[in-house]
RNA sequence: GGAGUCGGCCGGGCGGCCGCGCUGCCGCUGGCAGUGAGGAAAGUCCGGACUCCACAGGGCAGGGUGCUGGGUAACGCCCAGGCGUGGCGACACGCGGCAAGCGCAACAGAGAGCAGACCGCCUCCGGUGCUGCCGGAGGUAAGGGUGAAACGGUGGUGUAAGAGACCACCGGCGUCGCAGGUGACUGCGGCGGCCAGGCAUGCCCCACCCGGAGCAAGGCCAAGCAGGGACCGACGAGGUGGCCCGCCGAUGGUCCCGGGUAGGCCGCUCGAGGCGCCGGGUGACCGGCGUCCCAGAGAGAUGGUCGCCUCCCGCAGCCGGGCAACCAGCUGCGGAGACAGAAUCCGGCUUACAGGCCGGCUCCUCCC
Numbered sequence: 001g002g003a004g005u006c007g008g009c010c011g012g013g014c015g016g017c018c019g020c021g022c023u024g025c026c027g028c029u030g031g032c033a034g035u036g037a038g039g040a041a042a043g044u045c046c047g048g049a050c051u052c053c054a055c056a057g058g059g060c061a062g063g064g065u066g067c068u069g070g071g072u073a074a075c076g077c078c079c080a081g082g083c084g085u086g087g088c089g090a091c092a093c094g095c096g097g098c099a100a101g102c103g104c105a106a107c108a109g110a111g112a113g114c115a116g117a118c119c120g121c122c123u124c125c126g127g128u129g130c131u132g133c134c135g136g137a138g139g140u141a142a143g144g145g146u147g148a149a150a151c152g153g154u155g156g157u158g159u160a161a162g163a164g165a166c167c168a169c170c171g172g173c174g175u176c177g178c179a180g181g182u183g184a185c186u187g188c189g190g191c192g193g194c195c196a197g198g199c200a201u202g203c204c205c206c207a208c209c210c211g212g213a214g215c216a217a218g219g220c221c222a223a224g225c226a227g228g229g230a231c232c233g234a235c236g237a238g239g240u241g242g243c244c245c246g247c248c249g250a251u252g253g254u255c256c257c258g259g260g261u262a263g264g265c266c267g268c269u270c271g272a273g274g275c276g277c278c279g280g281g282u283g284a285c286c287g288g289c290g291u292c293c294c295a296g297a298g299a300g301a302u303g304g305u306c307g308c309c310u311c312c313c314g315c316a317g318c319c320g321g322g323c324a325a326c327c328a329g330c331u332g333c334g335g336a337g338a339c340a341g342a343a344u345c346c347g348g349c350u351u352a353c354a355g356g357c358c359g360g361c362u363c364c365u366c367c368c
Stems, first nucleotide, its partner, number of pairs: 001364010012309007020036007038339001042350002045348005050214004057245004062210005067081005082095005096205002101203002103199002118144002120140009152170006171195001173192008218266004227257006238248003273292008312335007320327002
């Protein structure tokens, strides 16, 4: 210098004028001060906090997760490791069980699961135009061909031709032992039968986890009104939004007609919180100390405009380098600046994003 891989960050700045929400204060038709979106506030896909139902308990059904260890409030997230696949490599992707059972596999192909004679090979018989050809009976999975996939590989023995039929080595599987590791797993050795195909994002099996509803949760206050009817109910209505048990449980419940009101407050934002330093840990993360307060509303404010600067693009001019193509700088003009916007709050994941910045590592080439 080129090619690549992984990760992190920013996401315009300052000022003038006008305007909006919340809070506080004042001399209150207003004024002043403070403060006012995001890395994703988004999708609402997971996990929790919080609230109510019993302090959520037992069983069934149902759902979720799925290599191992750790982190965490928890997770389907994160970190570290193991194995496999791809890549020269940095690195990326995948992950319980189909030698428990059942099921499935388009097209092609003779045959698709303890298979299969289409071509071929071999033997015998018959015919004949006799080193051959045709027909028939049988043997054969070594060779060809089809396919995503055809029931280990190489060499030999054997045979009419062949075949784990048998043998040696290799691969793979199961099992036992030893060693290392918390573990997934790995290494070595013995034995075994000759080999066991794919799909569980198909039913299913195994292990672990999950009660339901959600801030319109839930609670308090105020205002107003007028009752009537039917049915059910301590022999348990109703609540626990799948069912049974259990629990709670009634001046109760459901429906219809009629009447009234549609206001305020709490929950509400200080939190598994941000930043800095120190310490522990490979890391995710954890602990200690210091410091800071950072939107909280009502169907919902956080905006508009102008100037300067920065960044990007285009055009023109000037100057410089270069044979040239072209490159760099300055000035002027014009244009562009994304994705998107809190609504109880957190931790994640995923998706969107103009433009820009930084770092680790790998491979190739050149120079010292």
Molecule: Bacterial RNase P class A
Organism: Actinomycetota bacterium